This is a predicted structure of a 73-nucleotide RNA (transfer RNA) from Actinoplanes regularis. Its Rfam family is "tRNA". Rfam links the family to the GO term triplet codon-amino acid adaptor activity. Rfam classes the family as a transfer RNA. The sequence is in RNAcentral, with records from ENA and Rfam.

RNA sequence: GCCGGCGCAGCACGACUGGUCGUGCACUCGACUCGUAAUCGAGAGGUAGCGGGUUCGAGUCCCGUCGCCGGCU
Numbered sequence: 001g002c003c004g005g006c007g008c009a010g011c012a013c014g015a016c017u018g019g020u021c022g023u024g025c026a027c028u029c030g031a032c033u034c035g036u037a038a039u040c041g042a043g044a045g046g047u048a049g050c051g052g053g054u055u056c057g058a059g060u061c062c063c064g065u066c067g068c069c070g071g072c073u
Stems, first nucleotide, its partner, number of pairs: 001072007010025004019056001027043005049065005
């Protein structure tokens, strides 16, 4: 230099053929306990790397760009 993959909640991941993003752990509150842990219940948390385009509507499709991983030279 060329080619491909990945980037989604604090962390690890998942689903959806373009139509309200979800699960586990963590976090907050409550129940239980003499108290803590565990357990149970509830809650909060998302510009989907960044920028642009297409569309009534984009995390999803297209283009550019950044980062990481792999391959080729």
Background: Lineage of the source: Bacteria > Bacillati > Micromonosporales > Micromonosporaceae > Actinoplanes. The prediction has a mean pLDDT of 81.